[in-house]
Context: one part of a larger RNA
RNA sequence: GGAUGAACGUUGGUGGCAUGCUUAACACAUGAAAGUCGGAUGGGAAAUACUAGAAACCGUGUUUCCAGUGGCAGAUGGGUGAGUAACGCAUAAGAACCUUCCCUUGGGAGGGGAAAAACAGCUGGAAACGAUUGCUAAUACCCCGUAGGCUGAGGAGGAAAAGGAGGAAUCUGCCUGAGGAGGGGCUCGCGUCUGAUUAGCUAGUUGGUGAGGCAAUAGCUUACCAAGGCGAUGAUUAGUAGCUGGUCCGAGAGGAUGAUCAGCCACACUGGGACUGAGACACGGCCCAGACUCCUACGGGAGGCAGCAGUGGGGAAUUUUUUGCAAUGGGCGAAAGCUUGACAGAGCAGUGCCGCAUGGAGGUAGAAGGCCCACGGGUUGUGAACUUCUUUUCCCAGAGAAGAAUCAAUGAUGGUAUCUGGGGAAUAAGCAUCGGCUAACUCUGUUCCAACAAUCGCAUUAAUAUAGAGGAUGCAAGAGUUAUCC
Numbered sequence: 001g002g003a004u005g006a007a008c009g010u011u012g013g014u015g016g017c018a019u020g021c022u023u024a025a026c027a028c029a030u031g032a033a034a035g036u037c038g039g040a041u042g043g044g045a046a047a048u049a050c051u052a053g054a055a056a057c058c059g060u061g062u063u064u065c066c067a068g069u070g071g072c073a074g075a076u077g078g079g080u081g082a083g084u085a086a087c088g089c090a091u092a093a094g095a096a097c098c099u100u101c102c103c104u105u106g107g108g109a110g111g112g113g114a115a116a117a118a119c120a121g122c123u124g125g126a127a128a129c130g131a132u133u134g135c136u137a138a139u140a141c142c143c144c145g146u147a148g149g150c151u152g153a154g155g156a157g158g159a160a161a162a163g164g165a166g167g168a169a170u171c172u173g174c175c176u177g178a179g180g181a182g183g184g185g186c187u188c189g190c191g192u193c194u195g196a197u198u199a200g201c202u203a204g205u206u207g208g209u210g211a212g213g214c215a216a217u218a219g220c221u222u223a224c225c226a227a228g229g230c231g232a233u234g235a236u237u238a239g240u241a242g243c244u245g246g247u248c249c250g251a252g253a254g255g256a257u258g259a260u261c262a263g264c265c266a267c268a269c270u271g272g273g274a275c276u277g278a279g280a281c282a283c284g285g286c287c288c289a290g291a292c293u294c295c296u297a298c299g300g301g302a303g304g305c306a307g308c309a310g311u312g313g314g315g316a317a318u319u320u321u322u323u324g325c326a327a328u329g330g331g332c333g334a335a336a337g338c339u340u341g342a343c344a345g346a347g348c349a350g351u352g353c354c355g356c357a358u359g360g361a362g363g364u365a366g367a368a369g370g371c372c373c374a375c376g377g378g379u380u381g382u383g384a385a386c387u388u389c390u391u392u393u394c395c396c397a398g399a400g401a402a403g404a405a406u407c408a409a410u411g412a413u414g415g416u417a418u419c420u421g422g423g424g425a426a427u428a429a430g431c432a433u434c435g436g437c438u439a440a441c442u443c444u445g446u447u448c449c450a451a452c453a454a455u456c457g458c459a460u461u462a463a464u465a466u467a468g469a470g471g472a473u474g475c476a477a478g479a480g481u482u483a484u485c486c
Base pairs, nucleotide, nucleotide: 001486002485003484004483006482007481008480010478013356014355015354016353017352018351019349020348021314026312027311028310030309031308035072036071037070040069041068043066044065045064046063047062048061049060050059079267080266081265088192089191091189093187094186097184098183099182102180103179104178105177106176107175108174110144111143112142113141119134120133121132123130124129150157151156163172164171165170193239194238195237200230201229202228205227206226207225208224209223210222211221212220242264243263244262245261246257247256248255249254269290270289271288272287273286292303293302294301295300320346322345323344324343328342329340330339331338332337359389360388361387362386369380370379371378372377394423395422396421397420398419399418403413430475431474432473433472434471435456436455441470442469443468444467445466452457
């Protein structure tokens, strides 16, 4: 000198764009962050139209709602960085694999069956939640048949399906094969912090055979056999740490760093486990154990903000319990649509960067006042006053967007931006420094005192170094200080 997710005291007009718990991966009240489909399906409730009937009400149709069965999604999106020195990441390769939805292209969907939720009855429990009896639909489940795929050297073996909507044309869904795209799993070369006051480490350990297991390779697992494998080119052990694109500094070499944004990884109260599924060993799923909190009729139950807001605590320190699904994107749906604290916006904070303003022109009696003085004057200083002009900003009033993709309709933002008219210089400057480094000097007080100071140092009666004042210099809505990096 530059830089920062900064903080502190001080000062403070405004706009745009960014950024905002770096500490306790500490504990969390409350709201709410993942639903959707009646064009898969049986019921329950309500409204309404028509029809039969004297009526209760029956039947049919339409609309809305409610849980249930079923499908898809919930493995994405969002958060955090605790762990991890590792094929975790980065880069360059590889072979023994899987892949819902999507795209392309073939083939197929024949026949039958049994049940169980909901519901109804009865019943247990304080609750959470159940027990039992009876009935029932399906794109839920099962059996038989069929198969250019699978297994097998061969004989041969086992193995699939579902319908829905529509008057129809047709559309859509289902099963199975091949190819693709995108995604994922695995292996490997090289690179990836510090300590030797850590020198030896290792028995599933290293390799083989048989068996098992996986989507797949593999000591991945197991029985047997062999005795290997790693290590001063630093094994092992200990400490520290998410990695990268990047970011900051630097002419570069390089040093430091890893907030926001993007890619990968890991985690979801702590530890363990599997289930379902194309995909999880699953943040807002399940089971077990533990700590903690809450409810309880003491028998037993409920919970997990490292999602968005917010609270307590910790801390030098970090925001609203806000608006909207209008846009973009995601999920479901044939669609209308529903949902989305992703996202789009607004709010708060000078936290940063950038822009604008705090007036322009004229104006010497060089006024008054202040300060200095050699008492002549000098300086503050065209600065002010005063005259004149303008209205960026500001206030008032009126008009009023784009972002919307469309034939039309649809805007949270927002009566915002912007435009027009009116008003009046009106609403708007501070902070630090002035001995050298380092731009900027005098007076007064103090007198080795009080103080200052990054450093050299300064102050012991004329202190340009302390304190105040006048003046000056620097930067400016900031200016200083502190912390950290180059």